The RNA shown here (Bacterial RNase P class A) has 379 nucleotides and comes from an Acidobacteriota bacterium.
Rfam family: Bacterial RNase P class A. By type it is a ribozyme. Rfam describes the family as follows. Ribonuclease P (RNase P) is a ubiquitous endoribonuclease, found in archaea, bacteria and eukarya as well as chloroplasts and mitochondria.
Taxonomically the source falls in Acidobacteriota (Bacteria, Pseudomonadati).
RNA sequence: UGAGCCGACCGGGUGGUCGCGGCCCGGCUUGGACCGGGUCGAGGAAGGUCGGGGCUCCGCAGGGCAGGGUGCUGGCUAGCAGCCAGUCAGGGUGACCUGAAGGAAAGUGCCACAGAGAACAGACCGCCGAUGGCUCCCGGGCUCGCCUGGGGGAACAGGCAAGGGUGAAACGGUGCGGUAAGAGCGCACCAGCACCCGGGGUGACCCGGGUGGCUAGGCAAACCCCACCCGGAGCAAGGCCAAGCAGUGGGACGGGUUGCCCGCUCCCGCCGCCGCACGGCGGUGGACCCACGGGUAGGCCGCACAGAUGGAUGACCACCGAUCGGGACCCCCGAAAGGGGCCCGUGCACAGAACCCCGCCUACAGGUCGGCUCACCGC
Numbered sequence: 001u002g003a004g005c006c007g008a009c010c011g012g013g014u015g016g017u018c019g020c021g022g023c024c025c026g027g028c029u030u031g032g033a034c035c036g037g038g039u040c041g042a043g044g045a046a047g048g049u050c051g052g053g054g055c056u057c058c059g060c061a062g063g064g065c066a067g068g069g070u071g072c073u074g075g076c077u078a079g080c081a082g083c084c085a086g087u088c089a090g091g092g093u094g095a096c097c098u099g100a101a102g103g104a105a106a107g108u109g110c111c112a113c114a115g116a117g118a119a120c121a122g123a124c125c126g127c128c129g130a131u132g133g134c135u136c137c138c139g140g141g142c143u144c145g146c147c148u149g150g151g152g153g154a155a156c157a158g159g160c161a162a163g164g165g166u167g168a169a170a171c172g173g174u175g176c177g178g179u180a181a182g183a184g185c186g187c188a189c190c191a192g193c194a195c196c197c198g199g200g201g202u203g204a205c206c207c208g209g210g211u212g213g214c215u216a217g218g219c220a221a222a223c224c225c226c227a228c229c230c231g232g233a234g235c236a237a238g239g240c241c242a243a244g245c246a247g248u249g250g251g252a253c254g255g256g257u258u259g260c261c262c263g264c265u266c267c268c269g270c271c272g273c274c275g276c277a278c279g280g281c282g283g284u285g286g287a288c289c290c291a292c293g294g295g296u297a298g299g300c301c302g303c304a305c306a307g308a309u310g311g312a313u314g315a316c317c318a319c320c321g322a323u324c325g326g327g328a329c330c331c332c333c334g335a336a337a338g339g340g341g342c343c344c345g346u347g348c349a350c351a352g353a354a355c356c357c358c359g360c361c362u363a364c365a366g367g368u369c370g371g372c373u374c375a376c377c378g379c
Base pairs, nucleotide, nucleotide: 001375002374003373004372005371006370007369008368009367010366012320013319014318015317016316017315018314020041021040022039023038024037025036026035027034043350047361048360050359051358052357053356054355055234056233057232058231059264060263062262063261064260065259067230068229069228070227071226072086073085074084075083076082087101088099089098090097091096102225103224107223108222109219110218111217124164125163126160127159128158131157132156134153135152136151137150138149139148140147141146172190173189174188175187176186177185191215193212194211195210196209197208198207199206200205238301239300240299241298247292248291249290250289251288254268255267256266272284273283274282275281276280321348324345325344326343327342330341331340332339333338
């Protein structure tokens, strides 16, 4: 000097004119409307509605099922799927970044196409063919049908999974021995797995040693298994006041947490009321549920050092400043490269509370500060 990584902050300023919402005071006023004055008046994300709580209602904040959430270890927190630190795995030269990070030997399932074969696998090209068979040559024997010994050839039966091929991935890797040719078949070293021991750490885990067999792919953001956690609904929650109407027809012995079941205890309803010819009959009522119909949609609270409720801070002008582009002379800093001052033009991001709080995710013109990594150059 350049490129990068991580973290924090700011995100236009000043003046003027006109225009907004709340509250207070005053005027005009029965009140209201209106006028004047004062004062206060959006965010780092207010966005998304992905999480967690406060708060409110439902009798149970009892048990179970369904359903849902989390998923390495430790800590923080009201709590969380959040944050911090760490371990392991992956990416990066690195600073750092990412992780849906328990279990694949409980079970089921998937891995297209290609390929012989994709997890109880498997022979396309190939290699061998010692042994059994075929064939040729030579020697010996002969009952002249053949037998026996040696050598060669092709490759049938048979053997192989080491070499090559297919594929994202092929049932450990390298080397040596062994074999007819091979193969953990055996051995050495390495990786993995199982078991045992020692050391470090709260722990996840890390380091070291020994024995063993020779080796049990990937996917669980597939179903599933395991561990822990969770009543439900939500401010359009829920209260208070005012106004207004019109109930009808059915169901039912039960109903009462906005998934279901059991249980509990509490609450509501029924067993009541009326009539009659009184062995009983008729009518009416009934918490809750269903269908049809009528009325209301107003005001206050919930709700605030902004508190609206069709929902407020906006528009214009001037100057300054940020950004970007261009540019002669001159001035300043510097070892140099280069940078700054100066002049002209340019034009200023994402975006708007609605009960409150803590997080996460997404958007953002530009600027400032701090720490760290890498490359190059100079002293």